Source information:
This is a predicted structure of a 1492-nucleotide RNA (small-subunit ribosomal RNA) from an uncultured rumen bacterium. Model confidence (mean pLDDT): 82 of 100. RNAcentral holds the sequence, with entries from Greengenes.
[in-house]
RNA sequence: AGAGUUUGAUCAUGGCUCAGGAUGAACGCUGGCGGCGCCGUCAGAUAGAGCGAGCGAUGCAAGUCGAACGAAGCAUAGAAAGGGAAGCCUUCGGGUGGAACAUUCUAUGACUGAGUGGCGGACGGGUGAGUAACGCGUGGGGAACCUGCCCUAUACAGGGGGAUAACGGUGGGAAACUGCUGUUAAUACCGCAUAAGCGCACAGAGUCGCAUGAUUCGGUGUGAAAAACUCCGGUGGUAUAGGAUGGACCCGCGUCUGAUUAGCCAGUUGGCGGGGUAACGGCCCACCAAAGCGACGAUCAGUAGCCGGCCUGAGAGGGCGACCGGCCACAUUGGGACUGAGACACGGCCCAGACUCCUACGGGAGGUAGCAGUGGGGAAUAUUGCACAAUGGGGGAAACCCUGAUGCAGCGACGCCGCGUGAGUGAAGAAGUAUCUCGGUAUGUAAAGCUCUAUCAGCAGGGAAGAAAGUGACGGUACCUGACUAAGAAGCCCCGGCUAACUACGUGCCAGCAGCCGCGGUAAUACGUAGGGGGCAAGCGUUAUCCGGAUUUACUGGGCGUAAAGGGAGCGCAGGCGGCAGGGCAAGUCUGAUGUGAAAGCCCGGGGCCCAACCCCGGGUCUGCAUUGGAAACUGUCUUGCUGGAGUGUCGGAGGGGCAGGCGGAAUUCCUAGUGUAGCGGUGAAAUGCGCAGAUAUUAGGAGGGAACACCCGGUGGCGAAGGCGGCCUGCUGGACGAUGACUGACGCUGAGGCUCGAAAGCGUGGGGAGCAAACAGGAUUAGAUACCCUGGUAGUCCACGCCGUAAACGAUGAAUACUAGGUGUCGGGGGGCACAGCCCUUCGGUGCCGUCGCAAACGCAGUAAGUAUUCCGCCUGGGGAGUACGUUCGCAAGAAUGAAACUCAAAGGAAUUGACGGGGACCCGCACAAGCGGUGGAGCAUGUGGUUUAAUUCGAAGCAACGCGAAGAACCUUACCAAGCCUUGACAUCGAUCUGACCAAGCGUGUAAUGCGCUUUCCCUUCGGGGCAGAGAAGACAGGUGGUGCAUGGUUGUCGUCAGCUCGUGUCGUGAGAUGUUGGGUUAAGUCCCAACAACGAGCGCAACCCUUGCCCCCAGUAGCCAGCAAAAUCGGCUGGGCACUCUGUGGGGACUGCCGGGGAUAACCCGGAGGAAGGCGGGGAUGACGUCAAAUCAUCAUGCCCCUUAUGGCUUGGGCUACACACGUGCUACAAUGGCGCAAACAGAGGGAAGCGAAACUGUGAGGUGGAGCAAAGCCCAAAAACAGCGUCCCAGUUCGGACUGCAGCCUGCAACCCGGCUGCACGAAGCCGGAAUCGCUAGUAAUCGCAGAUCAGAAUGCUGCGGUGAAUACGUUCCCGGGUCUUGUACACACCGCCCGUCACACCAUGGGAGUCGGGAAUGCCCGAAGCCGGUGACCUCUACUCUCUUCUGCAAGAGGGAGCCGUCGAAGGCAGGCCUGGUGACUGGGGC
Repeated sequence: AGAGUUUGAUCAUGGCUCAGGAUGAACGCUGGCGGCGCCGUCAGAUAGAGCGAGCGAUGCAAGUCGAACGAAGCAUAGAAAGGGAAGCCUUCGGGUGGAACAUUCUAUGACUGAGUGGCGGACGGGUGAGUAACGCGUGGGGAACCUGCCCUAUACAGGGGGAUAACGGUGGGAAACUGCUGUUAAUACCGCAUAAGCGCACAGAGUCGCAUGAUUCGGUGUGAAAAACUCCGGUGGUAUAGGAUGGACCCGCGUCUGAUUAGCCAGUUGGCGGGGUAACGGCCCACCAAAGCGACGAUCAGUAGCCGGCCUGAGAGGGCGACCGGCCACAUUGGGACUGAGACACGGCCCAGACUCCUACGGGAGGUAGCAGUGGGGAAUAUUGCACAAUGGGGGAAACCCUGAUGCAGCGACGCCGCGUGAGUGAAGAAGUAUCUCGGUAUGUAAAGCUCUAUCAGCAGGGAAGAAAGUGACGGUACCUGACUAAGAAGCCCCGGCUAACUACGUGCCAGCAGCCGCGGUAAUACGUAGGGGGCAAGCGUUAUCCGGAUUUACUGGGCGUAAAGGGAGCGCAGGCGGCAGGGCAAGUCUGAUGUGAAAGCCCGGGGCCCAACCCCGGGUCUGCAUUGGAAACUGUCUUGCUGGAGUGUCGGAGGGGCAGGCGGAAUUCCUAGUGUAGCGGUGAAAUGCGCAGAUAUUAGGAGGGAACACCCGGUGGCGAAGGCGGCCUGCUGGACGAUGACUGACGCUGAGGCUCGAAAGCGUGGGGAGCAAACAGGAUUAGAUACCCUGGUAGUCCACGCCGUAAACGAUGAAUACUAGGUGUCGGGGGGCACAGCCCUUCGGUGCCGUCGCAAACGCAGUAAGUAUUCCGCCUGGGGAGUACGUUCGCAAGAAUGAAACUCAAAGGAAUUGACGGGGACCCGCACAAGCGGUGGAGCAUGUGGUUUAAUUCGAAGCAACGCGAAGAACCUUACCAAGCCUUGACAUCGAUCUGACCAAGCGUGUAAUGCGCUUUCCCUUCGGGGCAGAGAAGACAGGUGGUGCAUGGUUGUCGUCAGCUCGUGUCGUGAGAUGUUGGGUUAAGUCCCAACAACGAGCGCAACCCUUGCCCCCAGUAGCCAGCAAAAUCGGCUGGGCACUCUGUGGGGACUGCCGGGGAUAACCCGGAGGAAGGCGGGGAUGACGUCAAAUCAUCAUGCCCCUUAUGGCUUGGGCUACACACGUGCUACAAUGGCGCAAACAGAGGGAAGCGAAACUGUGAGGUGGAGCAAAGCCCAAAAACAGCGUCCCAGUUCGGACUGCAGCCUGCAACCCGGCUGCACGAAGCCGGAAUCGCUAGUAAUCGCAGAUCAGAAUGCUGCGGUGAAUACGUUCCCGGGUCUUGUACACACCGCCCGUCACACCAUGGGAGUCGGGAAUGCCCGAAGCCGGUGACCUCUACUCUCUUCUGCAAGAGGGAGCCGUCGAAGGCAGGCCUGGUGACUGGGGC
């Protein structure tokens, strides 16, 4: 960095797809180790949408303080009164001793749990439902605020009081819990005193501020504090001020999509006065005003936590918001407050709802979106682990306690990073495997073998740092060392192109693959397997998603004449942009400084884990915002001027510009009258229609009438913004233009919305209606003809008024301004010149053509730009679905405007190129037509084919270009087919152990339908070993196949077509495919030749010529041919001698070249005519077939790849079949007769063939033939008679003396054999047929037609085929038409190329979607009702009253007041109920179109 894909190819447009990177991933296959990270992104059931922040077993996650307090328990110590053990003494009576134990008290405790009290449960941890918001980000603000713990400073702590838990007693309850009563403490609670300072009120002075106001000073009045504990070190407490930290509030800017959401709002916007709050504020309330927001997008709807950042990208951007960090919101759903420094509080409270659990049915309990874990669901995400050792947090003076924060471990290849699975040597290139042309090649130094090493894992030993004094969960972990064995450790994907990597087999449009293009229908590098190869590697692929590539939404960085795209046109509000000069300001702009832009991340440098990932340190970056100093060119703004932009005035001419009124003639139609008679009209041809009731035609008049303004003028000429405007006159009126240069002084350009205009058709109301004419009717045409043509004909076309608002409303080209070579027309105006009906020069404005630069994919545009620039508006983003649906606006309607999606395709489309094609054009040719002659198609027969039949009727050939074709010849053979029988290394080739000496052939015997068997005869060479040759022959390699594929092939052939074409090199043109040359003017049979022009100049394959044959002449040669002259003989025949003149044969030459003359043409090529000549313009005929086309034909001539068969798909034999027969077609033969048939007699060829042959004469038979055997390997002999023709005779127009089929009888020939199934002969029989429908074939001269002859094949068997000669015509005006072909040109949506392409309905299957009587949900609001908890207010006759006050009183106490509370009332108020609308989904009989 690009690539594939639209085409036959090309360029451009344009979409789709791929290669890259990434992920909290999942799935498939596989899996050795370690480090560092990360790990519920979501339900589901259900008919279904929606909801889905769903549920919540069990344990833990927030406690702590005894240095605040009382009581209790425990422990220890002491004391007291009890108690009296062991031991000791004993006179056995007792004494002594005093332990355990128990009670009480005191003290101590670094013991315990509950309670009062304090601090903390507002942090930490989780989640992202809600939220489009001052929620977040960023930068600011306060003269409008709070802040526990912490720090600093100042000043204090005096003296009292009454309660209450715990506890005891007694009740209620299943429980949760709770009532009453009695007692008690405090750092719990409450007065009083004091007040440096503080708050409040009042008045004064100073300073500051834009202002509300702030601040300082002093004065008066007034109000409010405190707590103690102690180890005596301290720790706490109160007030005030300041700081720090944290928080609340306000503001600027930024922050997704939809206008098919355009208007929204009632505390709404503001004010005054209150209330409330820490504080400002409609935050709340009463009153007053009627404001406020919105196209710079309000409101509504949908979606969404925001950011630092992460991914991608060259960047700008785009996407995302897991982990880590900041902010916000939430804690089962909704509401509410309490406490507190802080909450409207995840593990607090109250109420309501849903759900779950317990219950004794009365009532209670609960909230994992904390860590684990469970169920469910899902494609999918872990352990009910260890520890507080570290870091941090809460409490405490501290020890310490608590901490699922956190640190670690476990599971998971989920990700990133690192390591290993060995290294060296090793060619007999082992075996195996795969392939093979069987030679080999590949796997492959790979393995084995030999020599080494030990990273990881395993075993053993040692053993950390992390910890500042102690303390280590991790952990006997990291790490180190030792011994030991190449052992324990490789897979996954791909291999047609893109894209690195190829073969074999299997399969046979099947199975399958596929990201796009596309593979697969018998030779698949694309499917599956194998071998091999490529890539990555403990992973590899797939799927999903994002960015990239995609400049394919284009700010960077795109477009709109024809590819998608200019609004139908104008006016114009907002907006955007804006001339020249001077001055001011400094908003934009530029520059300096300052603040901020958290950390992490990113980049750079350095460092630490062996490296890396990872971590640490430093620097940079954070493109932004704000404040401030400065600059003044540009933009902006203010101001002063200017005239060039723009406008005004004056003068002037041009014009189908508009509106209204009037006038005019021609024509059509109609009416009346006359003349007049049978048609008119209409068409390709007709018919419908009109007409004897008098049309058409013609004449006159008329009328009334409507519509349009003819030829001419008239013109790519004029006017208008566009639509559009055409007889003449008048009136009213708009605009443009020229001249002048007086006036204004930027007044301009564009223009979203908006307003106006807007062809035709259409609509409404009322007129009008001649002609024309949708619909409609009739007639034609046609397969049909709801059309084209004809005859009629209604809306409409016209007028007035009002709608509609669209067109290929086009120059498919928005408006404005400036600039950028020329040439030539034309319209309007002005100026100048001249030789003045005119011409020339110049200028302004319009309208055309050509063209340079430039632009453009090309076509083309080119001063009227599609060029160069600027400004503004509109519009486009693949094709189809679709300008459709829904919604909305407009409209009377028709409909218009706006305008999607699902689904589907790999394209759709533009310009140009080469072909092909056209019932396009021009030119030309051909027996192509025409002009002629003869046929076919009808008959009989022959032959081939189809079809049918059959055991088989073997196979192939299929329009021309298959069908008398392969087949130049099927009775057996051939033969490939069928039936039956037989053979299995085979009928044939090579190798081959062994044996034999023959084989062949002949003979004999035997036997079959047949291949058979047996017997007899019979090798060569030799160094004597053997060899050659031949035969037999086991097993096996192999043979064999007319089995398949002509669409795997070679070779050969047909055809277009003997048509004149097909190409190349170099050059040039074009971005390119390609073009040029090869086109043009002539000419030719011809791309044959000439010329001219020409970016071409040359060349090749074709054409022509060279070859053969035929036509004339000559030379040479002269037998088997010939015989003129000579001779002889004679049987009279070139027979003989002889000769080679002639014919002829053979060889070699000559001859014809437009060479000569005349004319035409261009003086050319060439054409026409003529002379001469045997022949004249290529003399006739043949051979010769360019590049290519038809997957044309042939695997059955031959060859051949692959596949198939192998006691058979091979081989042999007999018989049958290829010869069938209702039919159909092709090709022929013979005829239908008198130009003939028959008979008699009698002429003239050419070219061939002959030895397993031709076969003469002669004899014989009616004949086929037979006998015979001369001659001849042939210019010798034979086949061999040529026939038509000509002569004579006969027949007399008939199914015949035509015609000969068919049949009978009798024969001949070939052959092993003529039954199926040959040919010929004789006699007899004597069919159809009397010239052939539609249609169709051949032929242009020695041709057609007609006549016979020969040959190949062949034993025999031609009407076929190939040749040969005899007789021997007619016609061609001409190129309009049919067919085929060539050249140029044109159109094309064709390229498999018109036998192309392609449109719509219908039929079948599938898919998504609109409408739809309805029906079932969801959402956000609104109105009314009810009204929980709770705050606030009121009341409070009930309760309380220890504190404060007052009264009585010494106190106690009684009573009263203040205060507090229950209850009740009121405002607000969640859920709920009722109601009508709105928005949005699912589903629905039926129905509409759409897609594939």